[in-house]
RNA sequence: GGUGCGAUAGUUUAAAGGCAGAAUUUUGUGCUACGGACACGAAGAUAUAGGUUCAAAUCCUAUUCGCACUU
Numbered sequence: 001g002g003u004g005c006g007a008u009a010g011u012u013u014a015a016a017g018g019c020a021g022a023a024u025u026u027u028g029u030g031c032u033a034c035g036g037a038c039a040c041g042a043a044g045a046u047a048u049a050g051g052u053u054c055a056a057a058u059c060c061u062a063u064u065c066g067c068a069c070u071u
Base pairs, nucleotide, nucleotide: 001070002069003068004067005066006065007064010024011023012022013021018054025043026042027041028040029039030038047063048062049061050060051059
């Protein structure tokens, strides 16, 4: 240099074009003599920029970053 794969919440990870969900974490309340565990609630995410579409995490293009293969 070329090719392929990947990027979603602080972390791990779903969603085959139609309201982005769960676990964990953080936090509030309950429970408890206190704490933990447990129960209920809340907060928190689609790498960036364009395009296609009534509608994009999903399809297309470019860029950035990471990994693998190849020269």